The RNA shown here (transfer RNA) has 72 nucleotides and comes from Euglena gracilis. Its Rfam family is "tRNA". It is annotated as a transfer RNA. Its family is annotated with triplet codon-amino acid adaptor activity in the Gene Ontology. Its mean pLDDT, the model's own confidence on a scale to 100, is 81.
């Protein structure tokens, strides 16, 4: 330099045009003599950045940034 793939909550990941979610973590409560386990509830996101298409974009298109893999 060329090809390909990924970027969404603190972490691991779903979500393929119509309200942004799960597990873990964290906070509070229940349970317990105390704690753990277990049960219930809550908190937590500018969906990497920018522009476009659309009534409507995490999702489609252009450009950029960063990471992985392959080729040279």
């Nucleotide at each position: 330099g060329g090809g390909u793939u990924c970027a969404u909550a603190g972490c691991u990941c779903a979500g393929u045009g119509g309200u942004a979610g799960a597990g873990c973590a964290u906070u509070c409560g229940g349970c317990u003599g105390c704690a753990a386990u277990c049960c219930g509830a809550g908190u937590g996101g500018u969906c990497c950045c920018u522009g476009g298409u659309u009534c409507a974009a995490a999702c489609c298109c252009g450009g950029g940034u960063g990471g992985g893999c392959c080729c040279u």